[in-house]
Predicted 3D model of a 75-nucleotide RNA (transfer RNA) from a Polyangiaceae bacterium. Its Rfam family is "tRNA". The RNAcentral record of the sequence draws on ENA and MGnify. Its mean pLDDT, the model's own confidence on a scale to 100, is 81. RNAcentral records the identical sequence in 3 taxa.
RNA sequence: GCCGAUUUAGCUCAGUGGUAGAGCAGCGCUUUCGUAAAGCGCAGGUCCCCGGUUCAAGUCCGGGAAUCGGCUCCA
Numbered sequence: 001g002c003c004g005a006u007u008u009a010g011c012u013c014a015g016u017g018g019u020a021g022a023g024c025a026g027c028g029c030u031u032u033c034g035u036a037a038a039g040c041g042c043a044g045g046u047c048c049c050c051g052g053u054u055c056a057a058g059u060c061c062g063g064g065a066a067u068c069g070g071c072u073c074c075a
Stems, first nucleotide, its partner, number of pairs: 001071007010024004018055001026042005048064005
């Protein structure tokens, strides 16, 4: 330099153009003599960034960034 994958909650990850979700973690309650476990509930989001298309974009298109992998080492 070229090619590919990935980027969504604190972490690991889902998500058919039409209300952004799950598990774990956190907080509260129930249960227990108490703890753990279990059950119920609550909170937590600039969907990597900038544009575009669309009535409507996490999703489609263009550009950029970061991480990982592969190829190349010519000038």